[in-house]
Molecule: c-di-AMP riboswitch aptamer (ydaO/yuaA leader)
Organism: Micromonospora phaseoli
């Protein structure tokens, strides 16, 4: 000097997952945000078979004995911002336990995790904005 890895601080990104107060701490409380349950009205309405539902972008299709592979609904990153196009990536996991349409009042729960700090698509167009 180059490369790799770990820790701390700071900045930034995905996400509801942030902020404040108390506590030595574990944690607690509140605000904000997110989600679930739950009338009337509305919707729905037969029988049999298949249980069904929820968080989340994360579903569905094809191939395969399986592991998995290829697509895909959908989601995210990248031009200060918005939209379209383009491009890259993700397309998981978990919970309830036979119960759930919508839903005022009301009730319950969550507020975790993960990633990056460079040599690049730090791309194109339009809109609008800013400065002179």
């Nucleotide at each position: 000097g180059c490369g790799g890895u770990g820790c701390c601080a700071c900045c930034g990104c995905c996400c509801a997952a942030u902020c404040g107060c108390c506590g030595c701490g574990a944690g607690g409380c509140g605000a904000g945000c997110c989600g679930g349950g739950g009338a009337a009205c509305c919707a729905g309405g037969u029988a049999c078979g298949u249980g069904g539902g929820g968080u989340g972008a994360a579903u569905c299709c094809g191939c395969g004995a399986g592991a998995g592979c290829g697509g895909u609904a959908g989601g995210g990153g990248c031009c200060a911002c918005u939209u379209c196009c383009g491009u890259c990536c993700c397309g998981a996991a978990c919970c309830c336990g036979u119960c759930a349409g919508c839903u005022a009042a009301c009730c319950c729960g969550g507020u975790c995790g993960g990633c990056g700090g460079u040599c690049g698509a730090u791309g194109g167009a339009a809109g609008g904005g800013a400065a002179a």